[in-house]
RNA sequence: GGUUGGCUCCUGUGCAGCAGAACCCUCCGAACCCCGCCAGGUCCGGGAGGAAGCAACGGUAAGGUGUGGUUUCUGGGUGCCGCAGUGCAGCUGGGCCUC
Numbered sequence: 001g002g003u004u005g006g007c008u009c010c011u012g013u014g015c016a017g018c019a020g021a022a023c024c025c026u027c028c029g030a031a032c033c034c035c036g037c038c039a040g041g042u043c044c045g046g047g048a049g050g051a052a053g054c055a056a057c058g059g060u061a062a063g064g065u066g067u068g069g070u071u072u073c074u075g076g077g078u079g080c081c082g083c084a085g086u087g088c089a090g091c092u093g094g095g096c097c098u099c
Base pairs, nucleotide, nucleotide: 001096003094004093005092006091007090008089009087010085011084012083013082014081015079016078018075019074020073021072022071023069024068025066027064028063034059035058036057042051043050044049
């Protein structure tokens, strides 16, 4: 001065895990300005019938709750887990050449 290893750090990446968001499931959830069905009552009709429709009931929306689940996304001084990189970061070996 080349070359080839080991360790630590750095960078990138994969995996695991943590937190959050989305999705699915359970439950709650609109007196009226959601839907259905409309007791009573109201209206139209001579009548037969018809119309609108409150409460109740059922369903649903926005939203919330619960044990989670699955996949996706986001985050990072999570891990001393894997892989790669000379990154002109450090330490430490082997060998070659030269002085």

Bacterial small signal recognition particle RNA from an Anaerolineae bacterium, 99 nucleotides, folded computationally. Its Rfam family is "Bacterial small signal recognition particle RNA". By type it is a non-coding RNA gene. Its Rfam clan is "SRP clan". Rfam describes the family as follows. The signal recognition particle (SRP) is a universally conserved ribonucleoprotein involved in the co-translational targeting of proteins to membranes. A reference for the family is Rosenblad et al. (2003), "SRPDB: Signal Recognition Particle Database", Nucleic Acids Res. The sequence was found by an Rfam model in a public genome assembly. Model confidence (mean pLDDT): 76 of 100. Taxonomically the source falls in Anaerolineae (Bacteria, Bacillati, Chloroflexota).